[in-house]
RNA sequence: AAAAUUAAAAGCUAAACCUAUCGUAAGGUAGGGACGGAAAGUCGCGGAUCCCUUACCCGGAAAGCCGGAUUACCGAA
Numbered sequence: 001a002a003a004a005u006u007a008a009a010a011g012c013u014a015a016a017c018c019u020a021u022c023g024u025a026a027g028g029u030a031g032g033g034a035c036g037g038a039a040a041g042u043c044g045c046g047g048a049u050c051c052c053u054u055a056c057c058c059g060g061a062a063a064g065c066c067g068g069a070u071u072a073c074c075g076a077a
Base pairs, nucleotide, nucleotide: 005077012037013036017032018031019030020029021028022027035064041070042069043068045067046066047065049061050060051059
């Protein structure tokens, strides 16, 4: 110096639910709210899940389920 784990500090984010609005729907957006999160930043690559459909395919959704890729704040021990 770098990396890993972790305390402290500065911050960040935001479940359920409510209101408005968009959408066939899943769900999205904004405000409130705070269960939580050391990547709960990003991607949507794999598995799982949800919607549409008589069903499949196709298409769509979320990703704070697991894995993966990628970028990143602090710095005692």
The RNA shown here (c-di-GMP-I riboswitch aptamer) has 77 nucleotides and comes from Methylomonas sp. LL1. It matches the Rfam family "c-di-GMP-I riboswitch aptamer". On this family, see Weinberg et al., Nucleic Acids Res 2007: "Identification of 22 candidate structured RNAs in bacteria using the CMfinder comparative genomics pipeline". Lineage of the source: Bacteria > Pseudomonadota > Gammaproteobacteria > Methylococcales > Methylomonas.